[in-house]
RNA sequence: GAGUCCGACGGGCCUAAUCCACGCAGCGGUUGCGUGGAGCCGGGGACCCACCCUCCCCCCGGGGCGAAUCGGCGAACCCCACGCCGUAGGGCUGCUUCCAAGCCCGAGCCCGUCAGCUAACCCGGCCGGCCGCAUGGAAGGACAA
Numbered sequence: 001g002a003g004u005c006c007g008a009c010g011g012g013c014c015u016a017a018u019c020c021a022c023g024c025a026g027c028g029g030u031u032g033c034g035u036g037g038a039g040c041c042g043g044g045g046a047c048c049c050a051c052c053c054u055c056c057c058c059c060c061g062g063g064g065c066g067a068a069u070c071g072g073c074g075a076a077c078c079c080c081a082c083g084c085c086g087u088a089g090g091g092c093u094g095c096u097u098c099c100a101a102g103c104c105c106g107a108g109c110c111c112g113u114c115a116g117c118u119a120a121c122c123c124g125g126c127c128g129g130c131c132g133c134a135u136g137g138a139a140g141g142a143c144a145a
Base pairs, nucleotide, nucleotide: 011131012130013129014128018038019037020036021035022034023033024032025031039126040125041124042123043122044121049116061114062111063110064109065108070086071085072084073083074082089105090104091103092102093101095140096139097138098137099136100135
């Protein structure tokens, strides 16, 4: 001097997943639990509307959260799984927006035979995961002088 690891403080990103008050406990490095409030998010749930008619064939549930859907290809007969290549859609580039350019994601989980929309009303969530990677133009704004 560089790198790595751990801890603290601060800043930033994805996500609804944050903030505040009070009480109890803990704490000589930290925080945890409970109650309540604010805010954000999701589900159920009328009229109206939609669906609901007949025949044939095929299949065998249906639905929700989320950007995360839908295709093509690969070897064996198919399916599944797996792996690639795309794609609907989504995120970031550190004041905001727009444009350009660049870099990424395109998962997973839940309900349990049941739910269209839906006022009143009812119910639930506020987790988790990351970071120096990242540029230019325009407009606005802020700060400083």
About this RNA
The RNA shown here (c-di-AMP riboswitch aptamer (ydaO/yuaA leader)) has 145 nucleotides and comes from Nonomuraea aridisoli. The sequence was found by an Rfam model in a public genome assembly. The coordinates come from a structure-prediction model, not an experiment, and the mean pLDDT is 76.